[in-house]
Context: one part of a larger RNA
RNA sequence: UCCUCGCUAAGGAACUCGGCAAGUUGGCCCCGUAACUUCGGGAGAAGGGGUGCCCGCGUGUAGGUGAGGGUCUUUUGCGGCCUGAGCUGAGGCGGGUUGCAGUGACAGGGCCCAGGCGACUGUUUAAUAAAAACACAGGUCUCUGCUUAAGGCGUGAGCCGAGGUAUAGGGACUGACGCCUGCCCGGUGCCGGAAGGUUAAGGUGAGGGGUUAGCCUGGUGUUGAGCUGGGCGAGGCUCUGAUCUGAAGCCCCGGUAAACGGCGGCCGUAACUAUAACGGUCCUAAGGUAGCGAAAUUCCUUGUCGGGUAAGUUCCGACCUGCACGAAUGGCGUAACGAUCUGGGCGCUGUCUCGGCGGGGAUCCCG
Numbered sequence: 001u002c003c004u005c006g007c008u009a010a011g012g013a014a015c016u017c018g019g020c021a022a023g024u025u026g027g028c029c030c031c032g033u034a035a036c037u038u039c040g041g042g043a044g045a046a047g048g049g050g051u052g053c054c055c056g057c058g059u060g061u062a063g064g065u066g067a068g069g070g071u072c073u074u075u076u077g078c079g080g081c082c083u084g085a086g087c088u089g090a091g092g093c094g095g096g097u098u099g100c101a102g103u104g105a106c107a108g109g110g111c112c113c114a115g116g117c118g119a120c121u122g123u124u125u126a127a128u129a130a131a132a133a134c135a136c137a138g139g140u141c142u143c144u145g146c147u148u149a150a151g152g153c154g155u156g157a158g159c160c161g162a163g164g165u166a167u168a169g170g171g172a173c174u175g176a177c178g179c180c181u182g183c184c185c186g187g188u189g190c191c192g193g194a195a196g197g198u199u200a201a202g203g204u205g206a207g208g209g210g211u212u213a214g215c216c217u218g219g220u221g222u223u224g225a226g227c228u229g230g231g232c233g234a235g236g237c238u239c240u241g242a243u244c245u246g247a248a249g250c251c252c253c254g255g256u257a258a259a260c261g262g263c264g265g266c267c268g269u270a271a272c273u274a275u276a277a278c279g280g281u282c283c284u285a286a287g288g289u290a291g292c293g294a295a296a297u298u299c300c301u302u303g304u305c306g307g308g309u310a311a312g313u314u315c316c317g318a319c320c321u322g323c324a325c326g327a328a329u330g331g332c333g334u335a336a337c338g339a340u341c342u343g344g345g346c347g348c349u350g351u352c353u354c355g356g357c358g359g360g361g362a363u364c365c366c367g
Stems, first nucleotide, its partner, number of pairs: 001362008010353002014351001019348001027051005036041001038176001052097006063088003068083005098102001110346007117338002122134002138174007151160003177333004182263003187260002189256005196251003202245002207240006214232007264282005291325001292322001303319005
């Protein structure tokens, strides 16, 4: 010096990001307990008092156990009732007594106030995160009518769903409860519609091309056959192909936001000023309703005012100028709950002023 433990005058959070750590409290009995509340709770709220030993009330009580005895009874039995020895044995009241101290060691809640988030008990990053994240009952939307449900696993056979059947099962979002959940369907998605537009393969096959039986016409030829060019060209085969016909989809017409999502700007105006209930104008699918608001959201910002402090970038209550809250990507509340986060207070302390002393261990040195 380090680790670990104990004590410490006076002060008592002045420490520090923060009371982190450590202390305080602590069992049992009695008294006594607020706001708030979903009437369960909050509650061990808080806050007080008691606690050993001895004696008396009491011959060791109440109670427990129950030897033995008695009695009733054909429900005869491990039965019912009465009595009751012995053993055991609280609690209460009164008095006394003792130590610094009586739950004498051990074990064994610190408490309160206010706020954020999440209702709650649960779950989670095995080995840096336990949380306001996940889950959750509850709510809503949607799919699914059952011979193979919808959906899912598997190449498949097959299986799950389910030996279930819409009070069931799948998917998605929200997340107890209370009060609620506004406006927009223009875009995207989904659902419905089918008149019109567009539209594939397929069907149809006008027309065109190739090929050539035959015909026409050159050259050549021993004018016989033949050989070799050019043109026309039926039919068949073949290549191509206009038109017409041809679903869903898309366009189109509607619906739908607890579907994905979205929810304005400028100018003017009241008999002080300021402000603007009011007016004008532009744009939009519609221009943010209730509630909340410098917020887990506020940049400017330590906003302003109030509270708390001697002093408060945090905290609480307001205000509203919401850079950039807002209603199931839920809004606002909310008792209870939380190893949650934030602020304050009481108690208590070596956290500190500011150190000191001691026990055990380690490092190091000597033998």